[in-house]
Context: one part of a larger RNA
C1' cells in the first nucleotide's frame, strides 16, 4: 500500500411526516378612495431587534350580543398586574386613527420645509380647531351646490398597434389586430327588437355552445386563411324619443298696433312598413302588466349552543393494538390522544339560536296599455343615403365584387317615398337607414365560506412549509436565494471530573430509547480512519 471485513467519522440520500403549495367544484363577494385608498414612514410592550397588532386613547378605548376560567399576541423566562362586580378570547357596531401618499394652502431629494384667513385660549411667545389645489356640472352670478382625479388579478369594449416566426430564402401573405401603449365600463361588459334572413317554402331582437365544416370560398392557388343558410340546444321582452298636431311662457324682426313672419324653452300628443301618426266623426270605461315609500308578516343570516352510546384482561414506556363480553348509530365524514378508538377529546348527522344586513310577500299611490270610420291635407331622423378617389372590416388579398366603416370632393328622393336579396337590368319578395334604452342565458377570479383529487411532499409543490419577494446582487429599471422533523411529555441533563474555557469530552442523573443530546427521526454513497485477516 491494496483487498477483504468489522467498528467508527464525514455526509445528508432515502424511508415516513404535514399549520406549505398546485388544480378544480359549490355557493359568495366582485370593488377600495377627498368622510383621505391601495401601499408605506415613524412610532407603540415593563423589554435588544423581528414579525403580528394598534396609532399620541398607539398588542389598545366604547357599547351590543356570545362565552365561563383563567389571562397580558409570534415567544420562553422574570416583574408587575388584570379576572364570577365575569377577563383573556369570539362575533357585530362604534370611537381613536401621527406623518407620507390621488395628497389637494405652497414648496420639496415621499413619510420633510415655510404659509394664509377665520374661531378659541394665553399678558406673551404661542397653543388648538376649521378652511385655503385643480378640471367638469349646474346656474346671471357667488366666497354656492353636486361630481371627478388615485389604486386594484383576470375578464370586456374602443383609439392605436409590432417583431420575431411561418412562407424550409423572401418582398404580397403569415405570426395578428396578437404581445404591447393609451382610453373608458361593469359585476359582467360588448351586442340587441330587422332599411334582416330566406326562396317561390318560410322564418321572426341580440347573446351563448353543439352540428353544419376545415364544407363554400379566400390564397406568391404557396404557406396558410376560412364563413354562412338551416338544424339541435341554453335563454327568453320587448321599449321610448325627433316630427305632424294642441297649449303654455320668454325672445327677434316689422306693423297701418288689428296682427304677420322667424326662431326658442316647457307640457300634451306620438312611434309604424299586411304602413303608422296627426286631422275630422263615432264609440267605451273596463283589462292586464310595471314601478313602488313607510310600516308589517316571512326566510336567510355573526359568534355561539345542545348532541347517543365502554367496561375488563393481555403484551407493552404508553392502548387506541389481541382476547372477552357489551352499546349507540337520522352520528361508522375527520382531526386528536404516549401504538391503529363509532361509544375518551374536539367533532359528525340531526336540531337550536339571533344583532347588523340582505332578501322578499302585502302595500298608498304613480305610470303604461288597446276600438272603428273617414282619405282631402300634413307629418315619419340631411350634408344623410348614394357616388368618385384613398384606405379599412368581412370567409372574400380589387377581383366580376354585392354588403358595412370613411379620410376628401360630391350629393338626392322624400311615401305616387326609400333600401335590400353578391356586377348590373327587370320581374318577384323581404325590409323602413341616416335617434336612443334594453335584463337572461356568456366570460374572469385579487377575494369569502364549504368541500373535492388515479396533484407534489421539501433539488417535490407557489420564488417563498423557515424573519421571503426577506438575506443577498445592481446607479438604476430589475434580479433575487438557502434554510423544515430532539422526545409522547423537556423531563433539555441538578452534582463530580478532565480541561484556560460559556469549547469539547468522560461520569452521574432523565427517558422506552441519549449512536432521541439540541451540529438532535431515519442516516444510504463518495471519501477519511481504527482494530483485525490475506497479499505484496
Nucleotide at each position: 500500500a491494496g483487498c477483504g471485513u468489522a467498528c467508527g467519522g464525514g455526509g445528508g440520500a432515502u424511508g415516513c411526516c404535514c399549520u406549505g403549495g398546485c388544480u378544480c367544484u359549490c355557493a359568495g363577494a366582485g370593488g377600495c378612495g377627498a368622510a383621505g385608498a391601495a401601499g408605506g414612514a415613524c412610532g407603540u410592550g415593563a423589554u435588544a431587534a423581528g414579525c403580528u397588532g394598534c396609532g399620541a386613547u398607539a398588542a389598545g378605548c366604547u357599547c351590543c350580543g356570545g362565552g365561563g376560567a383563567g389571562g397580558u399576541g409570534c415567544a420562553a423566562a422574570u416583574a408587575a398586574c388584570c379576572c364570577g362586580u365575569g377577563a383573556u378570547c369570539c362575533g357585530g357596531a362604534g370611537a381613536u386613527u401621527u406623518c407620507c401618499g390621488a395628497a389637494u394652502g405652497g414648496g420639496a431629494c415621499a413619510a420633510c420645509c415655510c404659509a394664509u384667513c377665520u374661531g378659541g385660549a394665553g399678558c406673551g411667545a404661542u397653543c388648538c380647531a376649521g378652511a385655503u389645489a385643480c378640471c367638469c356640472g349646474c346656474g346671471c352670478a357667488a366666497u354656492g351646490c353636486g361630481g371627478g382625479g388615485g389604486c386594484a388579478a383576470a375578464c370586456c369594449c374602443g383609439g392605436g398597434g409590432a417583431a420575431c416566426u411561418g412562407a424550409a430564402a423572401c418582398a404580397u401573405c403569415u405570426a395578428a389586430g396578437u404581445a404591447c401603449c393609451c382610453g373608458g365600463a361593469g359585476g359582467a361588459g360588448g351586442a340587441g327588437a330587422a332599411a334582416a334572413c330566406a326562396a317561390a317554402c318560410g322564418u321572426g331582437a341580440u347573446u351563448c355552445c353543439c352540428c353544419a365544416a376545415g364544407u363554400a370560398g379566400c390564397g406568391g392557388c404557396g404557406a396558410g386563411c376560412g364563413a354562412a343558410c338551416g338544424g339541435g340546444g341554453a335563454g327568453g321582452a320587448g321599449c321610448c324619443c325627433a316630427a305632424a298636431c294642441c297649449g303654455g311662457c320668454g325672445g327677434u324682426g316689422u306693423u297701418a298696433c288689428g296682427g304677420c313672419a322667424c326662431g326658442g324653452c316647457c307640457g300634451g300628443g306620438g312611434u309604424a312598413g299586411u304602413a303608422g301618426g296627426a286631422c275630422u266623426c263615432c264609440g267605451a270605461u273596463g283589462u292586464c302588466g310595471u314601478c313602488g315609500a313607510a310600516g308589517c308578516a316571512u326566510g336567510c343570516g355573526a359568534a355561539c349552543c345542545g348532541g347517543a352510546a365502554c367496561g375488563g384482561u393481555c403484551u407493552g414506556g404508553g392502548a387506541a393494538g389481541g382476547c372477552c363480553g357489551u352499546c349507540c348509530a337520522g352520528a361508522g365524514a375527520g382531526g386528536g390522544u404516549g401504538a391503529g378508538a363509532g361509544g375518551c377529546c374536539c367533532g359528525u348527522a340531526c336540531g337550536g339560536g339571533u344583532a347588523a344586513g340582505c332578501a322578499g310577500g302585502c302595500g298608498a299611490g304613480a305610470c303604461g296599455u288597446a276600438g272603428g270610420a273617414g282619405g282631402a291635407u300634413c307629418c315619419u331622423g340631411a350634408g344623410u343615403a348614394g357616388g368618385g378617389c384613398g384606405g379599412g372590416a368581412c370567409c372574400g388579398g380589387a377581383g366580376g365584387a354585392a354588403u358595412c366603416c370613411u379620410g376628401u370632393c360630391u350629393g338626392a328622393a322624400g311615401c305616387a317615398g326609400g333600401c335590400g336579396g353578391c356586377a348590373c337590368c327587370a320581374u318577384c319578395c323581404g325590409c323602413c337607414a341616416a335617434g336612443g334604452c334594453u335584463a337572461a342565458a356568456u366570460a374572469c377570479u385579487c377575494c369569502u365560506g364549504a368541500g373535492a383529487g388515479a396533484c407534489c411532499g421539501a433539488u417535490a409543490g407557489c420564488g417563498a412549509a423557515c424573519a421571503a419577494g426577506u438575506a443577498c446582487u445592481g446607479u438604476g429599471a430589475a434580479g433575487g436565494a438557502a434554510a423544515g422533523g430532539u422526545g409522547a411529555a423537556a423531563a433539555g441533563a441538578a452534582c463530580c471530573c478532565c480541561g484556560a474555557a460559556c469549547a469539547g469530552g468522560g461520569g452521574a442523573g432523565u427517558g422506552a430509547a441519549a449512536u432521541a443530546g439540541a451540529a438532535c427521526c431515519u442516516g444510504a454513497a463518495a471519501c477519511c480512519g481504527u482494530g483485525c485477516g490475506c497479499u505484496u